Model confidence (mean pLDDT): 84 of 100. A computed fold for a 1512-nucleotide RNA from an uncultured bacterium, annotated as small-subunit ribosomal RNA. It matches the Rfam family "Bacterial small subunit ribosomal RNA".
C1' cells in the first nucleotide's frame, strides 16, 4: 500500500466481498509449564445456608465462676487481694450517610468542562481566643407480676451517667435601632462604634509534696473529654455560561404556566409552597412529543479528522423487592434502619407475625456462555478505643478456566547402505529424508532429594540518653539508640544435587484474492462456498491419503467494533449522459456583499496567569534472570477561564465616494400581455341548376355514399374552427408559450446623450403566484379533427396497425387541477480567459460600401475540462457567493401517517424482503424485415431433370433371438462398404477352449512334418502310424527353427469415452482475405498501416495518405491439353516403289502417332480513352488477355466427423466384453425420405446393313479362329506378362416395318427349363431361354444441375471381386440453348449506421396465468403494553388546627399555670377503582399487489427502421 467481482475485452461510475487490529465472548478439534490480569454483556428474575459493622469498662449501673495467694476457723468453711473491671445483655458516645454491589431509571445543570455563591453548610481532624459555675427530676437494666404459640407487650418496684432538664456568667457569637469608614454587581458585603435583648457546657483516668478530710476524696499536675467564638482543611448543597444521541411522517406547548407582591419553607437563593395582582414565557439556532441511553477520563480503531465503545481501574449521579413518606442526624429522605401500601416466599396453635444477596461465597432459572458455600487480618486501607485490642467477603492470598497478555520448553550435534516403510512414478526414478536408526552431547520445565527469602515496619513492652510539662526526680509526652514480638500465601519464589532424550504438538489451509500440489474415490450426486464461483468420468475447489504452507499451546469457526470505504468526502466526492438542477418567477428570515477617512475591539492574531484529577496513552529512567507487569520522573492534555497587547482583515459604529443597482430624456424593433371589431381562402352542411353511373377507399379490398341521382361542376346560404404564401437555428417573453388584419389597454428589454440619488446589491429555506396537455365542474358551442364505441379488412388469433363512421374533447366564458421527455436532460448572479464565420434589434462611419461599437441569437475551433462523447466568451474553462439535489439494484415515488383537490389524483415518503450486480461512454466483432457498392449458374434467361409409375440402393420407423456399429441441416442418407450367401462379422443362438487364435520370457519333452480309425454339426477329443533333419562339440551334451504339455510374467477386446487426444477428413471457400514489426494516435479496449479515389477474377495494380515495411493468402513455378521445331522409329505409320484377303510382307520414318527436349504468349504491338493502374477496339497467330483442365485450400469457424482405417491417455472385461467352430442375422417389411436406373414413345421401338475412338486390364490371368447350344454357355485352345495377343464400341447412317393405342411402348411381377461361379445358391448371387406383360400417357406444391466441346445424349473401361453394378472412378463419340440483366430469392466480400445481441437474431426480453415458498400491506374484528385527563376512594407521613383526655423536671404559699404529648378535624397524598380518549404492539376469515423458483401455459411488447420508431 491494495485486491476481487459487472464487460468479448476498455475506460469511468457504482455496490458487495476479502486481506488487519480488536474483544468480559462463545462454539469445534487439541492441550506441557510458569507470571501478570480477567471471568453472568442474559433474567434490576427467585433466593436455602454462612458470613460481610461495629467499638469503646480511660462515660454508667448491675455483675459471676474455676484457679491462685493472705488471714481468720468450730476444720464444715469464712473474709480480703486476684483472676477482672474480663464473658454476656442494658443505658451512653461514636460508627452505622464510609467501605462494597448495581445501571432499572435518567435526554437532565444528571455528566463534562469552566465560573458564581456579596445565597450556603460541614461531625471527626489542625490553628488561636475564652470558658467548664450551680442545681434538679427521671429511666432502661434488674427484680416481681400479667398477656400472647410465637413475634413481641403491658403494668408495678429499684438505680447510675459524659442520659435528660432548670439556673448562673458571655471574651467573642445572635437580633433589633442608631454613628463612621472602606469597597460595589448599587441588590448589597466587610470593619469600626454605641445602647437593648437572647443563647453553653461534662466529666474520665494517670501520678503526687505541702494542706484538709466524712478516708470516699477535696487539692495541685498531666493528659483526655465537654462548651462558645473564630480561621483552615476536608467534604457537601445550590446557581450560570458552554459541550456531547436519533425521529419533522412529533409543529405549535404551557394555568404555578410566565412575572409581580407579602407570607410561608430551608443551610441557602427560588413558584420551592401559599394568596393576590399582571398576561405572560418556550418555539424551526428545532418547543412539545416519541424512541434509545447512566455521563465522564478512558478503550479499540484510524496516518490524521474523525467512526464505535463506556467491562476491568479512577471520578460523577442513581437505585437498593415494587410504589409512597418521614424520622434520627454535621450528613439519609437511609442497600445489611423506621412507617405504610402492594406482589411474593415462609412459620402459625389461624387469633397473628417474618423477610428483602443490584455485599462475598453458593443454589435455582435463564442463556451460547462467566468461577470457591476457601485462607487470613501478616501487608494496605477503615470504624471503635487512651491503649493493648476488636471487627472489617474493603483488602492480601490461595482455588478454578488457554479467557487475555507476556515467557519457556517439547532436545542439540554428528549420520547417506539416501534403509525399511507411506506416497508417486515417463518404471529410470522422485518424494518423505539428516528426518528415522545409529554415535556423542545437554539438561530449561515436569519428577525425586536437600537448602530456602523478600514481603516486617511497627504499635505494645523492657532499657538507657536527651527535651518539654510540673512544686516535683513522680506522672505524662517527644525524640534517639539497644532489645523482645507478628507471615494468610508458603515450606512458595529462589539455589544446589540426582536420574533422565526420557513425560510434553496441535490446529486451520494448500483454484484466484492468499504462502502451499500430486494421487484415488465421487460423478450437477455426495458435498463445498467469504467474494467470484467448484462438482454432470481424466475435480490442485467435494470426500480420503502423501506432500506443502501458515500460526503454534494453541488453532480455527461464529458475533461485534474500526479500517480499507475519498462508499455521507472539514481534512476529502459529487449532479449535460452513470444516482443528482426544484417546470418558472416574485420575494420573507437566514447566508454573502463595491471604494474609502476615523474610531471600536465581538472574530482574528500573540504574550502571561489559572486550570485541564489520579491512572491511562507517549519519552527517560529503574524493579521482577527477560517479557508481559509495576515504579519515578518529565512530556502532552489541540480544551475552558482570566487579564495584557496588536488593529491588517471580518463585524460594529460616524463619515465621504462612483464604478455595483436604480430613476429622469430622447429613440427605435418585436407572433410579449389583454379586450373589442373585423377579413379571405379552405373543409362540411343546406337550397337551386348542369349532368349520369358510379365515387370513395385500399398493398389489395370490404363496409361506407349513389338511379329516392351521389362523385363531378356553377350558384346562391349557413355554420365552426385555424390564420397558407411571407417565414427564416428569425422575433418575444421567467418559464408555460406566442403568427390573419385594426383599434384600444398594458408588461418587459434594448440602444443613445446627459444630469441624479449614493450599495439602494445577489442568492433565497419557508412563503405566494404563473405553469403545455390531457382530465373535472357549471353554462355556451359545435365546422373539421377524433379517446370511447361500431362496423369493415388483415390474421393463426387482431380487444391492434389500415378503412369507413363516430361520442366525450378539441373551442368560448367563469372556476379546479398542478402534473410532462415541462429539455440545453445543463438553478442564479458576478468576474476574467485566444479566434473565426453568419444573422437580429440599435448607435457611429461612408455617397453607397469596408469598419467600429453594445445587445441578443446560430455554427466552427484555440487552450483548458471532461471517464469518454463531447463543452469551448450564451463553458461543462478559471475563481466567489447563495439555494435544490444525489449515495447499488430491485421494491418504490409505492405502503403507511400527514396535508391538498369535487373526483382523478398531487407533494411528503419509508421497511421487510431479495440480488451482485444495475447503469455510463466508448471499442472489436456479430446481427438488423439498415443505408451504399461489388461478386457467384445467386437469381433472370434457357436446356435437362427430381418430386407422380415400377424397380435398384442408402436411410428412418417398425420387426426380431440379432435384424452389428458409425454418418444427421447445407457439409447424414448409392456415406464407410473398391463389392455381407460362407469368410468377412464386429450381431444372435447353440456347443467348445482358458497363458490362450496371436508377442516375449522360463522348464521339461519331442526335429519338423506327413498320415489313418472313431464319435461329434463343426471346432475337437480319444486311439494309432511314418519321420529323424541343420550347426558347434571335450561325444557328456549345447544352440537355432518347430511342435507339443507346464508355471506365471501377461496376451487379447470392433468393449467405453472423437467433449481427454494424435494423425486423416469435410465446410464456410480458390472466398480475398488473415496478421505482424516499428512509428504515430487514443488514459485505455484499441485505431493506424488494411480507410479514401479508381481499377482488377484477386488486399492484383495506380494514385492519394502517419505511415513505412514485412509474412500467410492471391498470381505465377508444378501436371496435363491446344500449335511448331527437333531428336528417336517399333509392337505405331504408309507418301513413293513392290506384294496381299489385310502396312499382310519387304522397303521406308516423308505423315499421323508414340516421348523426350524445345519454341511459343508478354498488353509485345497498333488504334482510342484515361494522371496512373488499366479499360474498349484491331492486327498477326495455332492459341489473346488467368486459353481450357487439374493439383495446390491463409488465419481461423463448426467441442463438425471418425477411439470401427491407424496410433493413443484414463476407465472397463480376464474359464469373458478374449478366443474357436456350427447355424442364423446384417437380405426382414403396414410405411416415410434421399440418390439413383427404366419408362411412359414416332427427334420412338423392332429388323437388317454398314462405319468411327479412347481411357485401361490381363498369368491364380486376358482369350482369338473353330465345333457344340435358340441363348446363358460348353468344348478347345492359336496369340499375349502386351502401340505386336485378347474386345461387338454405341449413338450415328442407309433400308425395312410398326402410325398413336396402354401400343411391335414399357418392362415390373410370376411359373418353368436352364447356364456359371463357388465346399456350399434354401433363406440369400448373376445369367439365358420361353411364358406371363403390372405401373406409368411427361407428373401438385415446391426443388436440383448446367455458360462449351459444357449441358443432353451414346457407349467403352477399370478398381473391388471366386461370383454378384443401375454404384464409383475414369475414357472416348455425337453435340445444343440462353444470359436483357442486378430489381428480388440464397450465400459472400469491403464501406457505413443502429443494437438493451457477445454461446453473438436460431441472440436478447416482456407482461398476464397455473404451482410452490417467504416477508409486507389492508381487513368484520379480538387481546395486551405505554403514558396523560376527569372523577371516586384515600394508607402512613409532613404540615396546619383543635386538644375538655393524659403529663417527672420550670414558674406558682399548691387552686393551678407554661410547655409537651395522645387524640381529633383539614390540605396534600402512593397503590387502587371508574370513564371516554389517545398512542403502540401482537393476532385475524378473507384479501391485494411484491419478491423468489434449469427446463409449465399464451402470445412478441421492447432492443436493428425490432418488423405500426421509441419514450413522457
Nucleotide at each position: 500500500a491494495g485486491a476481487g467481482u459487472u464487460u468479448g475485452a476498455u475506460c469511468a461510475u457504482g455496490g458487495c466481498u476479502c486481506a488487519g487490529a480488536a474483544c468480559g465472548a462463545a462454539c469445534g478439534c487439541u492441550g506441557g509449564c510458569g507470571g501478570c490480569g480477567u471471568g453472568c454483556u442474559u433474567a434490576a428474575c427467585a433466593c436455602a445456608u454462612g458470613c460481610a459493622a461495629g467499638u469503646c469498662g480511660a462515660a454508667c449501673g448491675c455483675g459471676g465462676a474455676a484457679g491462685g495467694g493472705a488471714c481468720c476457723u468450730u476444720c464444715g468453711g469464712g473474709u480480703c487481694c486476684u483472676g477482672a473491671g474480663u464473658a454476656a445483655a442494658g443505658u451512653g458516645g461514636c460508627g452505622c450517610a464510609c467501605g462494597g454491589g448495581u445501571g432499572a431509571g435518567c435526554a437532565a445543570c444528571a455528566c463534562g468542562u469552566g465560573g458564581a455563591u456579596a445565597a450556603u453548610c460541614u461531625a471527626c481532624c489542625c490553628g488561636g481566643u475564652g470558658a467548664u459555675c450551680u442545681g434538679g427530676g427521671a429511666u432502661a437494666a434488674c427484680a416481681u407480676u400479667c398477656c400472647g404459640a410465637a413475634a413481641g407487650g403491658g403494668g408495678u418496684g429499684c438505680u447510675a451517667a459524659u442520659a435528660c432538664c432548670g439556673g448562673a456568667u458571655a471574651a467573642g457569637c445572635c437580633c433589633a435601632c442608631g454613628g463612621g469608614c472602606u469597597c460595589u454587581u448599587c441588590g448589597g458585603a466587610g470593619c469600626u462604634u454605641g445602647c437593648g435583648g437572647g443563647a453553653a457546657a461534662a466529666g474520665g483516668u494517670g501520678g503526687g509534696g505541702a494542706c484538709c478530710u466524712u478516708c470516699g476524696g477535696g487539692c495541685c499536675u498531666a493528659c483526655u473529654g465537654u462548651c462558645a467564638c473564630u480561621g483552615g482543611a476536608u467534604g457537601a448543597g445550590u446557581c450560570c455560561g458552554c459541550g456531547g444521541c436519533c425521529c419533522a411522517u412529533u409543529a405549535g406547548c404551557u394555568a404555578g404556566u410566565u412575572g409581580g407582591u407579602a407570607g410561608g419553607g430551608u443551610a441557602a437563593u427560588g413558584g420551592c409552597c401559599u394568596a393576590c395582582c399582571a398576561a405572560g414565557g418556550c418555539u424551526a439556532c428545532g418547543a412539545u412529543g416519541g424512541g434509545c441511553a447512566g455521563c465522564u477520563g478512558g478503550u479499540c480503531u484510524g496516518a490524521g479528522a474523525g467512526g464505535a465503545u463506556g467491562a476491568u481501574c479512577a471520578g460523577c449521579c442513581a437505585c437498593a423487592c415494587u410504589g409512597g413518606a418521614a424520622c434520627u442526624g454535621a450528613g439519609a429522605c437511609a442497600c445489611g434502619g423506621u412507617c405504610c401500601a402492594g406482589a411474593c416466599u415462609c412459620c402459625u396453635a389461624c387469633g397473628g407475625g417474618a423477610g428483602g444477596c443490584a455485599g462475598c461465597a453458593g443454589u435455582g432459572g435463564g442463556g451460547a456462555a462467566u468461577u470457591u458455600u476457601g485462607c487470613g487480618c501478616a501487608a494496605u486501607g477503615g470504624g471503635c478505643g487512651a491503649a493493648a485490642g476488636c471487627c472489617u467477603g474493603a483488602c492480601g492470598c490461595a482455588g478454578c478456566a488457554a479467557c487475555g497478555c507476556c515467557g519457556c520448553g517439547u532436545g542439540a550435534g554428528u549420520g547417506a547402505u539416501g534403509a525399511a516403510g507411506g506416497c508417486u512414478u515417463u518404471c529410470g526414478g522422485g518424494u518423505c529424508g539428516u528426518a528415522a536408526a545409529g554415535c556423542u552431547c545437554u539438561g530449561u520445565c515436569a519428577g525425586a532429594g536437600g537448602g530456602g527469602a523478600a514481603g516486617a515496619a511497627a504499635c505494645c513492652c523492657c532499657u538507657g540518653c536527651a527535651g518539654g510539662u510540673u512544686a516535683a526526680u513522680a506522672u505524662c509526652c517527644u525524640g534517639c539508640a539497644g532489645g523482645c514480638u507478628u507471615g494468610a500465601c508458603g515450606g512458595u519464589a529462589c539455589c544446589c544435587u540426582c536420574a533422565a532424550a526420557g513425560g510434553a504438538a496441535g490446529c486451520a489451509c494448500c483454484g484466484g484474492c492468499u504462502a502451499a500440489c500430486u494421487c484415488c474415490g465421487u460423478g450437477c450426486c455426495a458435498g463445498c462456498a467469504g467474494c467470484c464461483g467448484c462438482g454432470g468420468u481424466a475435480a490442485u475447489a467435494c470426500g480420503g491419503a502423501g506432500g506443502g504452507u501458515g500460526c503454534a499451546a494453541g488453532c480455527g469457526u461464529u458475533g461485534u467494533u474500526c479500517g480499507g470505504a475519498a462508499u455521507u468526502a472539514u481534512u476529502g466526492g459529487g449532479c449535460g449522459u452513470a444516482a443528482a438542477g426544484c417546470g418558472c418567477g416574485u420575494g420573507u428570515a437566514g447566508g454573502c456583499g463595491g471604494c474609502u477617512u476615523g474610531c471600536u475591539a465581538a472574530g482574528u492574531c500573540u504574550g502571561a496567569u489559572g486550570u485541564g484529577a489520579a491512572a491511562g496513552c507517549c519519552c527517560u529512567g529503574g524493579g521482577c534472570u527477560c517479557a508481559a507487569c509495576c515504579c519515578a520522573g518529565g512530556a502532552a492534555g489541540u480544551g475552558c477561564a482570566u487579564u495584557g497587547g496588536a488593529a491588517a482583515c471580518u463585524g460594529g459604529u460616524c463619515g465621504g465616494c462612483u464604478u455595483g443597482a436604480g430613476u429622469a430624456c430622447g429613440g427605435g424593433a418585436g407572433a410579449g400581455g389583454g379586450u373589442a371589431g373585423u377579413g379571405g381562402a379552405a373543409u362540411u352542411c343546406c337550397g337551386a341548376g348542369u349532368g349520369u353511373a358510379g365515387g370513395g377507399g385500399u398493398g389489395a379490398a370490404a363496409u361506407c355514399c349513389g338511379u329516392a341521382g351521389a362523385u363531378a361542376u356553377u350558384c346562391g346560404g349557413a355554420g365552426g374552427a385555424a390564420c397558407a404564401c411571407c417565414g427564416g437555428u428569425g422575433g418575444c417573453g421567467a418559464a408555460g408559450g406566442c403568427g390573419g388584419c385594426u383599434a384600444c389597454c398594458u408588461g418587459g428589454a434594448c440602444c443613445g446623450a446627459u444630469a441624479c440619488u449614493g450599495a439602494c446589491g445577489c442568492u433565497g429555506a419557508g412563503a405566494c403566484g404563473c405553469g403545455a396537455a390531457a382530465g373535472c365542474g357549471u353554462g355556451g358551442g359545435g365546422a373539421g379533427c377524433a379517446a370511447a364505441c361500431a362496423g369493415g379488412a388483415u390474421u393463426g388469433g387482431a380487444u391492434a396497425c389500415c378503412c369507413u363512421g363516430g361520442u366525450a374533447g378539441u373551442c368560448c366564458a367563469c372556476g379546479c387541477c398542478g402534473u410532462a421527455a415541462a429539455c440545453g436532460a445543463u438553478g442564479a448572479a458576478u468576474a476574467c480567459u485566444a479566434g473565426g464565420u453568419g444573422u437580429c434589434g440599435g448607435g457611429g462611419g461612408u455617397c453607397g460600401a469596408a469598419c467600429c461599437u453594445c445587445g441578443g441569437u446560430g455554427c466552427c475551433g484555440c487552450a483548458g475540462c471532461u471517464a469518454a462523447c463531447g463543452c469551448a466568451u450564451u463553458a461543462a474553462g478559471u475563481a466567489u457567493u447563495c439555494c435544490g439535489c444525489c449515495u447499488g439494484g430491485g421494491g418504490a415515488g409505492u405502503c403507511c401517517g400527514g396535508u391538498c383537490g369535487c373526483a382523478a389524483g398531487a407533494c411528503u415518503a419509508a421497511a421487510a424482503c431479495u440480488c451482485a450486480a444495475a447503469g455510463g461512454a466508448a471499442u472489436u466483432g456479430a446481427c438488423g424485415g439498415g443505408g451504399g457498392c461489388c461478386c457467384g449458374c445467386a437469381c433472370a434467361a434457357g436446356u435437362a431433370g427430381c418430386g407422380g409409375a415400377g424397380c435398384a440402393u442408402g436411410u428412418g420407423g417398425u420387426u426380431u433371438a440379432a435384424u452389428u456399429c458409425g454418418a444427421a441441416g447445407c457439409a447424414a442418407c448409392g456415406c464407410g462398404a473398391a463389392g455381407a450367401a460362407c469368410c468377412u462379422u464386429a450381431c444372435c443362438u447353440a456347443g467348445g477352449c482358458u497363458u490362450g487364435a496371436c508377442a516375449u520370457c522360463c522348464c521339461a519333452a519331442g526335429a519338423a512334418u506327413c498320415u489313418u480309425g472313431c464319435g461329434g454339426a463343426a471346432a475337437u477329443g480319444c486311439a494309432g502310424g511314418a519321420g529323424u533333419g541343420c550347426c558347434c562339440u571335450u561325444c557328456g551334451g549345447g544352440g537355432a527353427a518347430c511342435u507339443u504339455g507346464g508355471u506365471g510374467a501377461c496376451a487379447g477386446g470392433u468393449g467405453g469415452u472423437g467433449c481427454a487426444u494424435g494423425g486423416u477428413u469435410g465446410u464456410c471457400g480458390u472466398c480475398a482475405g488473415c496478421u505482424c514489426g516499428u512509428g504515430u494516435c487514443g488514459u485505455g479496449a484499441g485505431a493506424u498501416g488494411u480507410u479514401g479515389g479508381g481499377u482488377u477474377a484477386a488486399g492484383u495494380c495506380c494514385c492519394g495518405c502517419a505511415a513505412c515495411g514485412a509474412g500467410c493468402g492471391c498470381a505465377a513455378c508444378c501436371c496435363u491439353u491446344a500449335u511448331c521445331g527437333u531428336u528417336a522409329g517399333u509392337u505405331g505409320c504408309u507418301a513413293c516403289c513392290a506384294u496381299u484377303a489385310a502396312g499382310u510382307u519387304g522397303a521406308g520414318c516423308a505423315c499421323u502417332c508414340u516421348a523426350g527436349c524445345g519454341a511459343g504468349a508478354c498488353u509485345g504491338c497498333c488504334c482510342g480513352g484515361g494522371u496512373a493502374a488499366c479499360c474498349g477496339g484491331g492486327a498477326g497467330g495455332a492459341a489473346g488477355g488467368u486459353g481450357g483442365g487439374g493439383a495446390u485450400g491463409a488465419c481461423g469457424u463448426c467441442a463438425a466427423a471418425u477411439c470401427a482405417u491407424c496410433a493413443u491417455g484414463c476407465c472397463c472385461c480376464u474359464u469373458a466384453u478374449g478366443u474357436c467352430u456350427a447355424g442364423g442375422g446384417c437380405u426382414a417389411c403396414a410405411c416415410g425420405c434421399g440418390u439413383g436406373c427404366u419408362a411412359c414413345a414416332a427427334u420412338g421401338g423392332c429388323c437388317g446393313g454398314u462405319a468411327c475412338a479412347g481411357u485401361g486390364a490381363g498369368a491364380c490371368g486376358c482369350a482369338a479362329u473353330g465345333c457344340c447350344g435358340c441363348g446363358a454357355g460348353g468344348u478347345g485352345g492359336a496369340g499375349c506378362a502386351a502401340a505386336u495377343c485378347u474386345a461387338a464400341a454405341a449413338a450415328a447412317c442407309c433400308g425395312g416395318u410398326c402410325u398413336c393405342a396402354g401400343u411391335u411402348c414399357g418392362g415390373a411381377u410370376u411359373g418353368u427349363a436352364g447356364g456359371c461361379u463357388g465346399c456350399a445358391a434354401c433363406u440369400c448371387g448373376c445369367c439365358u431361354a420361353c411364358a406371363u406383360g403390372a405401373a406409368g400417357c411427361u407428373g401438385g406444391a415446391g426443388u436440383u444441375a448446367c455458360u462449351a466441346g459444357u449441358a443432353a445424349u451414346c457407349g467403352u473401361g477399370a478398381a473391388u471381386c471366386a461370383g454378384a453394378a443401375u454404384g464409383u472412378c475414369a475414357c472416348g463419340g455425337u453435340g445444343a440453348a440462353u444470359g436483357c440483366g442486378u430489381u428480388c430469392c440464397c450465400g459472400g466480400g469491403c464501406c457505413u449506421u443502429g443494437u438493451a445481441c457477445a454461446c453473438a437474431c436460431c441472440g436478447c426480453c416482456c407482461g398476464u396465468c397455473a404451482c410452490a415458498c417467504c416477508a409486507c400491506g389492508a381487513g368484520a374484528g379480538c387481546c395486551g403494553g405505554c403514558a396523560a385527563c376527569a372523577c371516586c376512594c384515600g394508607a402512613a407521613g409532613u404540615c396546619c388546627g383543635u386538644g375538655a383526655g393524659g403529663u417527672a423536671a420550670c414558674c406558682g404559699u399548691a387552686a393551678g399555670g407554661a410547655g409537651c404529648c395522645a387524640g381529633c378535624g383539614g390540605c396534600c397524598g402512593a397503590a387502587g377503582g371508574u370513564g371516554g380518549g389517545g398512542u403502540u404492539g401482537g393476532u385475524g376469515a378473507u384479501u391485494g399487489g411484491g419478491g423468489u423458483g434449469a427446463a409449465g401455459u399464451c402470445g412478441u411488447a421492447a432492443c436493428a427502421a425490432g418488423g405500426u420508431a421509441a419514450c413522457c